RNAcentral holds the sequence, with entries from MGnify.
SAM riboswitch aptamer (S box leader) from a soil metagenome, 120 nucleotides, folded computationally.
The coordinates come from a structure-prediction model, not an experiment, and the mean pLDDT is 82.
Rfam family: SAM riboswitch aptamer (S box leader). Its family is annotated with regulation of gene expression in the Gene Ontology.
[in-house]
RNA sequence: UCUUAUCCAGAGAGGCUGAGGGAACGGCCCUGUGACGCCUCGGCAACCGAUUAGCAUUUCGCUGAAACGGUGCCAACUCCGACAGAAGGAUGGCAACAUCCAUUGAUCUGGAAGAUGAGA
Numbered sequence: 001u002c003u004u005a006u007c008c009a010g011a012g013a014g015g016c017u018g019a020g021g022g023a024a025c026g027g028c029c030c031u032g033u034g035a036c037g038c039c040u041c042g043g044c045a046a047c048c049g050a051u052u053a054g055c056a057u058u059u060c061g062c063u064g065a066a067a068c069g070g071u072g073c074c075a076a077c078u079c080c081g082a083c084a085g086a087a088g089g090a091u092g093g094c095a096a097c098a099u100c101c102a103u104u105g106a107u108c109u110g111g112a113a114g115a116u117g118a119g120a
Stems, first nucleotide, its partner, number of pairs: 001120007012041005020030003025081003042074003047070003051065005078113001083110004088101005
């Protein structure tokens, strides 16, 4: 760099250091009540390998369990938006309707970019 799967769940204490950090742009946040980073310990999850239960089978497999090993992760939905399409959407109400949000683009869908795994 390419392919592919996933990204609304989950999980933090201590030590060292000392001013930035949340990818980038715009926001909005976190941060001397100590950020980012590093180390130790702990945890989450279940992508890959191994293990294991059931099912299926010519072969490829499917659905679970568990957490031994390899990664990953432990502020905010990938923090939100950004590009494209649809002009409606949310809550309450049996309904009529009311309130709020929305053409300065809500909400939904898709994409782009990014992150992580696996493969090349």